[in-house]
Molecule: transfer RNA
Organism: Pyrinomonadaceae bacterium
RNA sequence: GCGAGCAUAGCCAAGUGGAUAAGGCGGCGGAUUGCAAACCCGCAUACGUCGGUUCGAUUCCGACUGUUCGCU
Repeated sequence: GCGAGCAUAGCCAAGUGGAUAAGGCGGCGGAUUGCAAACCCGCAUACGUCGGUUCGAUUCCGACUGUUCGCU
C1' cells in the first nucleotide's frame, strides 16, 4: 500500500428492517439468615461517528475512526 472481518451496558454476548434490544458476569435495592455466603425478587446501564436508502435503520449502503487477520 491492497483486501477481508469485527465494533451492542463496566465485562462477555444474542438479535439483523417495525419487539418494551435477549441472556450471563458484575453493580444497587429488597426478601431470607444470629451474621454472612448461596438461592430468590426487583432496579439501573448499550446499538463507534457522520451521511444515504426507506413510511420506518441496531439491522441495508457509503465514508470515517478504532481493532483483528491475510496479502505485498